[in-house]
Molecule: transfer RNA
Organism: Promethearchaeota archaeon
RNA sequence: GGGCCAGUAACUCAGCGGUAGAGUGCUUGGCUUGCACCCAAGUAGCCAGGGGUCCGAAUCCCCUCUGGUCCA
Numbered sequence: 001g002g003g004c005c006a007g008u009a010a011c012u013c014a015g016c017g018g019u020a021g022a023g024u025g026c027u028u029g030g031c032u033u034g035c036a037c038c039c040a041a042g043u044a045g046c047c048a049g050g051g052g053u054c055c056g057a058a059u060c061c062c063c064u065c066u067g068g069u070c071c072a
Base pairs, nucleotide, nucleotide: 001071002070003069004068005067006066007065010024011023012022013021018055025043026042027041028040029039030038048064049063050062051061052060
C1' cells in the first nucleotide's frame, strides 16, 4: 500500500428496509438471623462519525475513523 471481516445498552451478542431486543450486570422490594440462590419491578443505546438513495435506513451505496485478519 491492497483485499476481507467487525463496530448496536456497562459487558457478550441478536436484529439484513417499516416502533431497537435478549442474556449477564446494576438498582429497589420480597424471601433469609445475615449473605448467596430464587421471585417481582425498574435501569440503559440520536446503532463508530459524515454524506447519499428511499415515503421510510442499524439494515442499501460512498468516504473517514478504530480493531482484527490475509497478501505484498